[in-house]
RNA sequence: UGAUAGAGGUCGCGUCUUUCAAGAGUAAGCCGUCGGAUGCCUGCGGGGCAGAGGAGGGCGGCGGAAAGGGGAAGACGCCGAAGGGAGAGGGUUCCGUCAGACGCUUGUCCCUGGGCAUGGAGUGAACAAUUCCAUGACUGUCAUCGCAAGAUGGAGAGCUAUCGGA
Repeated sequence: UGAUAGAGGUCGCGUCUUUCAAGAGUAAGCCGUCGGAUGCCUGCGGGGCAGAGGAGGGCGGCGGAAAGGGGAAGACGCCGAAGGGAGAGGGUUCCGUCAGACGCUUGUCCCUGGGCAUGGAGUGAACAAUUCCAUGACUGUCAUCGCAAGAUGGAGAGCUAUCGGA
């Protein structure tokens, strides 16, 4: 220096399927009533749809979901597994310009060894969970010091093993 194979954990990481709870007696839709002119298609312009045969909205009744996320079980792929941030190209949107948004997609750069607990902030229906930041001990790995126990420090582009090249 190249290739191959491995380890960290009993809550290692991620994906999928089934099932359960929750979401929620919520949203859609329909009816009644009050009311009286707007409402929707992302912003601007254009265009379209609905509306005095009653818009948006309030109240009441009928009606009645789903997604994301979570628990359990199983399967699969793995050990930068994976997660996060920034930015570029493409795609979606009724049309146009510029933007915005996205369960989308393809590269690039940066951060994090791993899980956990606590606090704060964000997302979320949530007291679940998750993301980020900070702190803390634990844990694995390497280096240095040490007789040892152990201490200090670093980061996964690392570490260990085997084979090969220089």
Record summary:
Lysine riboswitch aptamer from a chicken gut metagenome, 166 nucleotides, folded computationally. The sequence is in RNAcentral, with records from MGnify. The model forms 98% of the base pairs in the Rfam consensus. Its Rfam family is "Lysine riboswitch aptamer". Gene Ontology term of the family: lysine biosynthetic process.